A computed fold for a 688-nucleotide part of an RNA, annotated as large-subunit ribosomal RNA, domain II. RNAcentral holds the full RNA, with entries from ENA and SILVA. It matches the Rfam family "Bacterial large subunit ribosomal RNA". Its family is annotated with ribosome and structural constituent of ribosome in the Gene Ontology. Model confidence (mean pLDDT): 83 of 100.
[in-house]
Context: one part of a larger RNA
RNA sequence: ACCUACGAGUUACCGUCACCGGCAAGGUUAAGGUGUUCAGCACCCGAGCCGCAGUGAAAGCGAGCCUGAAUAGGGCGUCAUAGUCGGUGGUGGUAGACGCGAAACCAAGUGAUCUACACUUGACCAGGUUGAAGUCCCGGUAACACGGGAUGGAGGACCGCACCAAUAAGCGUUGAAAAGCUUCUGGAUGAGUUGAGUGUAGGAGUGAAAGGCCAAUCAAACUUGGAGAUAGCUCGUACUCCCCGAAAGGCAUUUAGGUGCCGCGUACGAUGUUCUGCGUGAGAGGUAGAGCGACCGAUAGGUCAAGAGGGCUUCACCGCCUAUCGCGACCUGACGAACUCCGAAUGCUCACGCACCGUAGUCGUGCAGUAAGGGGGCGGGUGCUAAGGUCCGUCCCCGAGAGGAGAAGAAUCCAGACCGUCGUCUAAGGUCCCGGAAUUCUGCCUGAGUUAGUCUAACGAAGUCUGGUCCCCGUGACAGCCAGGAUGUUGGCUUGGAAGCAGCCAUUCAUUCAAAGAGUGCGUAACAGCUCACUGGUCGAGGGUCCGGGCAUGGAUAAUAAUCGGGUAUAAGGCAGAUACCGAAGGCACGGGAUAGUAUUUAAAAAAGUAUCGGUAGGGGAGCAUUCCAUCGGCGUAGAAUGGUUUACGUAAGUAUUCCUGGAGCUUAUGGAAAAGCAAAUGUAGGU
Numbered sequence: 001a002c003c004u005a006c007g008a009g010u011u012a013c014c015g016u017c018a019c020c021g022g023c024a025a026g027g028u029u030a031a032g033g034u035g036u037u038c039a040g041c042a043c044c045c046g047a048g049c050c051g052c053a054g055u056g057a058a059a060g061c062g063a064g065c066c067u068g069a070a071u072a073g074g075g076c077g078u079c080a081u082a083g084u085c086g087g088u089g090g091u092g093g094u095a096g097a098c099g100c101g102a103a104a105c106c107a108a109g110u111g112a113u114c115u116a117c118a119c120u121u122g123a124c125c126a127g128g129u130u131g132a133a134g135u136c137c138c139g140g141u142a143a144c145a146c147g148g149g150a151u152g153g154a155g156g157a158c159c160g161c162a163c164c165a166a167u168a169a170g171c172g173u174u175g176a177a178a179a180g181c182u183u184c185u186g187g188a189u190g191a192g193u194u195g196a197g198u199g200u201a202g203g204a205g206u207g208a209a210a211g212g213c214c215a216a217u218c219a220a221a222c223u224u225g226g227a228g229a230u231a232g233c234u235c236g237u238a239c240u241c242c243c244c245g246a247a248a249g250g251c252a253u254u255u256a257g258g259u260g261c262c263g264c265g266u267a268c269g270a271u272g273u274u275c276u277g278c279g280u281g282a283g284a285g286g287u288a289g290a291g292c293g294a295c296c297g298a299u300a301g302g303u304c305a306a307g308a309g310g311g312c313u314u315c316a317c318c319g320c321c322u323a324u325c326g327c328g329a330c331c332u333g334a335c336g337a338a339c340u341c342c343g344a345a346u347g348c349u350c351a352c353g354c355a356c357c358g359u360a361g362u363c364g365u366g367c368a369g370u371a372a373g374g375g376g377g378c379g380g381g382u383g384c385u386a387a388g389g390u391c392c393g394u395c396c397c398c399g400a401g402a403g404g405a406g407a408a409g410a411a412u413c414c415a416g417a418c419c420g421u422c423g424u425c426u427a428a429g430g431u432c433c434c435g436g437a438a439u440u441c442u443g444c445c446u447g448a449g450u451u452a453g454u455c456u457a458a459c460g461a462a463g464u465c466u467g468g469u470c471c472c473c474g475u476g477a478c479a480g481c482c483a484g485g486a487u488g489u490u491g492g493c494u495u496g497g498a499a500g501c502a503g504c505c506a507u508u509c510a511u512u513c514a515a516a517g518a519g520u521g522c523g524u525a526a527c528a529g530c531u532c533a534c535u536g537g538u539c540g541a542g543g544g545u546c547c548g549g550g551c552a553u554g555g556a557u558a559a560u561a562a563u564c565g566g567g568u569a570u571a572a573g574g575c576a577g578a579u580a581c582c583g584a585a586g587g588c589a590c591g592g593g594a595u596a597g598u599a600u601u602u603a604a605a606a607a608a609g610u611a612u613c614g615g616u617a618g619g620g621g622a623g624c625a626u627u628c629c630a631u632c633g634g635c636g637u638a639g640a641a642u643g644g645u646u647u648a649c650g651u652a653a654g655u656a657u658u659c660c661u662g663g664a665g666c667u668u669a670u671g672g673a674a675a676a677g678c679a680a681a682u683g684u685a686g687g688u
Base pairs, nucleotide, nucleotide: 001688002687003686004685005684006683011095012094013093014092015091016090017089018088019087020086021085022084023083026050027049028048032044033043034042035041036040054061055060064076065075066074067073098236099235101233105226106225107224108223109222110221116200117199118198119197120196121195122194123193124192125190127159128158129157130155134151135150136149137148138147139146163187164186165185168183169182170181171180202218205213206212239623240622241621242620243619244618250261251260252259253258263370264369265367266366267365268364269363270362271361274360276355277354278353279352280351281350282349283348289342290340291339296336297335300332301331302330303329304328307325308324309322310321311320312319373398374397375396376395377394378393379392380391381390382389403414404413405412418592419591420590421589423588424587425586429582430581431580432567433566434565438579440578441577442576443575444574445573451569459554460553463551464550465549466548467547468546470544471543472542480538481537482536483535484534486511487510488509491505492504493503517532521530522529593613594612595611596610624677626674627673628672629671630670631669633667634666635665643660644659647656648655649654
């Protein structure tokens, strides 16, 4: 891992509701007793219980009672009707109460053959080294002290086996071993090591102290019991079909992953159009917007300007000036969730009318689940007008929704799956190939593979198409080419110099001209030189400025050649239009099934027509199978159950059947009773 077997809402009592049955203003017996064909049944017994009357705290009174001083007022009742006993089912309570699962707590016991410490009594420590005190001798001293040499054999002394330990590394890590092996290492006469026998016990022991050790178990051992402890937590909870179908809001909570009430679901009963939509009419309101010479607040520029500040003047007053501030008025402009002189659209409320009505709404009762929600659009708060962020409102969807499109993809677009059909028409989206369907048609744009094919800015640019505006132009524009571009004068000043061209000044003048600046740029030390403005000629038709729009261009940067889904495409790209076609579980057609209840009808029902039939939590309904029992039957050695296999039937659970196996029991129908259905629980046991 697989297979087989086992494996989870049970039972008792007490409530409550529904259904079925008996009796009914009554219903019913319990214990007990009698009988009997004796775990049974029948009968007797009416204690008791519920109901038939309430009310008051109660005494009590009573169709009334209580409160009260009351004959008032008020509260609860009456005026009427339904109960009770039994059975079945749903659900609540008390019990282990659907099953499995703690960490723990308590009690009584068992443990010191492991280990900790202690006691008693034994045992053990190769070899080598060092050489304390003391003693002796010699020297030395007044005497000591002191020095030297021997002797001596001390030490939690030294080196190092056994023995004890465990520093480092390697190996081992389903090991040879639930702590080992190898090498290096520490102690090795000591607080040493060790044998045997004893002692200390669980909130206790022992501890050179690490919360260590106390039998591979220790921040409280192990065994048994209380015990099925408790678990607002996790996991699991077993056959089929049919109908309906949620919630992830609110309020409260030692409450926040729990629970109570309401909301939303379902079933039954009651009510009978009250629901919903549209139309008309009438209302409440202060949002969007707008406005602020209508308040509150904030606010840009200007003109006039009271007043204040500063300066001047003066003994002081008066007065004058201003690179300061500024009430107020006026002109121009503009802001506000907690501003409003104003003010919608929607939405909401009420009334009437119409439509709808095989359906909604509301009320009562039984039974729930939900109370972690999420994404998208719109209106907002918060945040950075950040987030697949967070908090509200409102609608849609996912949740609980399959199908088609979006390459792929919970919630984006289309569309809501009862079943069948080698039928048909469409939606979104598509129609060159992969790929079903146009290499379809008309007009324009793009030349960048832009683009189709993620989104993309400021800014830059004689890309190109297009709309407009103003100006020049056959009295010849624009561009090119040829020629001229002069004189007073080197204007004046400045300067070493300044001559059109360093700088300053200005009546930047005047003259000759077709035209020519006291000079547009280059250039020189200064001149010179080149050039421009301006003019003529040549040429011969459009040229130029500015403002828009379309498509392109640069800006443009991430790790596979790595991508538009791919190939590829000059359209198979973009814009505008046209006609076909493809395309879904959508519509239609044909066939079939289920559910619902209306009309017709005396009533009930059938047929036809009609509508409905996605579905998690959850509610309701109808069935299949297993084991046993009762009753009436049936099958079986001419082969029961079982196992394998074949075929048929049923919407399904399933049922029947053929052949083989097997060798003795099985079972329809109608009822009854349950140890009554397994894929899951890191399920339990066995097998492979």